[in-house]
Molecule: transfer RNA
Organism: bacterium
């Protein structure tokens, strides 16, 4: 120096042809329960989707640059 995959919540992941509220688990807080403390159940808190641009009526999703991280080539 060339290619190619990641990048979304504290952690690990969905979200596919753009389309109308951005979610699961687990993790964290309150309350039930129990003497308590665990397990179990209800309810809630947390995200500018890795940055900048552009294209649309509308971008986590598409284009371009880059910025990290892995890998494969030299």
């Nucleotide at each position: 120096g060339g290619g190619c995959a990641u990048a979304u919540a504290g952690c690990u992941c969905a979200g596919u042809u753009g389309g109308u509220u951005a979610g699961a688990g687990c993790a964290c807080g309150a309350c039930u329960c129990u003497u308590a403390u665990a397990c179990a159940g209800u309810c809630g808190g947390g995200g500018u989707c890795g940055a900048u641009c552009g294209u649309a009526c509308a971008c986590a999703u598409c284009c371009a640059u880059c910025u990290a991280u892995g890998c494969c080539c030299a």